[in-house]
RNA sequence: CCGGUGAGUGAUGCGGCCGCGGGACGGACGGUGACGCCCGUUCUGAGGAAAGUCCGGGCUCCACAGGGCAGAGUGCCUCCUAACGGGAGGGCGGAGUAAUCCGACGGAAAGUGCGACAGAAAACAACCGCCCCGCCUUCGGGCGGGGUAAGGGUGCAAAGGUGGUGUAAGAGACCACCGGCAUCCCGGGUAACCGGGAUGGCCGCGUAAACCCCACCCGGAGCAAGGCCAAGCAGGGAAGAGGAGUUGCCCGCUCCGCUCGAUUUCCGGGUAGGCCGCACAACCGUUCUGGCGACAGGGCGGUCAGAUCAUUGGUCGCGAUGCCCGCCUCUGGCGGGUGACAGAACCCGGCUUACGACUCACCGGCUUG
Repeated sequence: CCGGUGAGUGAUGCGGCCGCGGGACGGACGGUGACGCCCGUUCUGAGGAAAGUCCGGGCUCCACAGGGCAGAGUGCCUCCUAACGGGAGGGCGGAGUAAUCCGACGGAAAGUGCGACAGAAAACAACCGCCCCGCCUUCGGGCGGGGUAAGGGUGCAAAGGUGGUGUAAGAGACCACCGGCAUCCCGGGUAACCGGGAUGGCCGCGUAAACCCCACCCGGAGCAAGGCCAAGCAGGGAAGAGGAGUUGCCCGCUCCGCUCGAUUUCCGGGUAGGCCGCACAACCGUUCUGGCGACAGGGCGGUCAGAUCAUUGGUCGCGAUGCCCGCCUCUGGCGGGUGACAGAACCCGGCUUACGACUCACCGGCUUG
């Protein structure tokens, strides 16, 4: 100097004033009630992605004996985790001199489909060429039948490669070596896999984010989930109450009323409304131990937004900073401007996407001393 990986800050720090949301304490007030509101003091108040809502889980309600079909998802191995399609480490393949990066990376020898253009043909391969036979010939060759994947040509891809034997010409037809595959054995590794050996001419294109096959795995809905309290009005349920006669009273008995209307008390469900869910959690900081690591376990310390029309703003002082502009007394100083993506809404773990500028650590290559 060029390049790679990881981590962090993210218009910043400290302080003052005004404004807004929330908690605690104190005081006053409103409402039939559940509860709410106002004032004062004090503490506190957005992000690394709060985003997309893609994946997984917590929580809540509903459903659920077991098995199968259909459907969705995932797909090398081991580990981590509450779980994952996430992460860590490794294997294999590819790119790069390297650091390092990328990969849906099971099966194409179960079956089906498809393979643009070019090419004869994209797996029932004869276009040119080569060879054999027959006929014709103006002796240059032509026509017909057959063989051949060695050579040419097309293509991202053409039926393992090179050499030989063989043959009319050829061909794993046969042989040697190389490559692949299958089976078996030995060694290393938890495994994926790697290294080595033996046997077999087995050589059977590509494509599964095409159908499909195999393995694993999968209930549904979501905080408007859901729970508690609870008016008015309407409706539901339960209970009590009348008159006359019979002996004056009580009990009992008989008749009427008693299925209509009015009224009293109680009970339970729902609505308006209010509250909870809702901020102590797979939490954060620091440190120790184990582990290559993701991570796990322990010690100490901390409490860190909780709105429901939805709050984070404005201003001043001091200090610091990248870029641009102007001026000056020009290694610098002063003044001005500008400074990204973006705003919690039940919570958490990830992934993905957006992002001006800056900082730190480690690693690779080249050059010079």
The RNA shown here (Bacterial RNase P class A) has 369 nucleotides and comes from a Candidatus Zixiibacteriota bacterium.
Rfam family: Bacterial RNase P class A. The family's RNA type in Rfam is ribozyme.
RNAcentral holds the sequence, with entries from ENA.
It is recorded under the gene name rnpB.